[in-house]
RNA sequence: GCCUCCAUAGCUCAAUGGAAGAGCGGCGGUUUUGUAAACCGUUGACAACAGUUCGAUUCUGUUUGGAGGCU
Numbered sequence: 001g002c003c004u005c006c007a008u009a010g011c012u013c014a015a016u017g018g019a020a021g022a023g024c025g026g027c028g029g030u031u032u033u034g035u036a037a038a039c040c041g042u043u044g045a046c047a048a049c050a051g052u053u054c055g056a057u058u059c060u061g062u063u064u065g066g067a068g069g070c071u
Base pairs, nucleotide, nucleotide: 001070002069003068004067005066006065007064010024011023012022013021018054025043026042027041028040029039030038047063048062049061050060051059
C1' cells in the first nucleotide's frame, strides 16, 4: 500500500427493509428473624456523516476504531 471481517444497553448476544428484543447487570418492591434465592415492576443501546427508499440497525458510499490476511 491492497483485501476481508466486525461495531446494537454496563457485559454477552438477537433482530436479512415495516413498532429495537432477550439473558445477566443496576434501581425499587413482595417474600424472610436476616441474607441469598424466587417473583413483580422499572432502567438503559443501533460508531459518525451522507445517499437510495413511502419507510434503513438492515442496502450503497466515505470516515473513525478494532481484528485478520497478502505484498
Transfer RNA from Candidatus Levybacteria bacterium RBG_16_35_11, 71 nucleotides, folded computationally. The prediction has a mean pLDDT of 81. It matches the Rfam family "tRNA". By type it is a transfer RNA.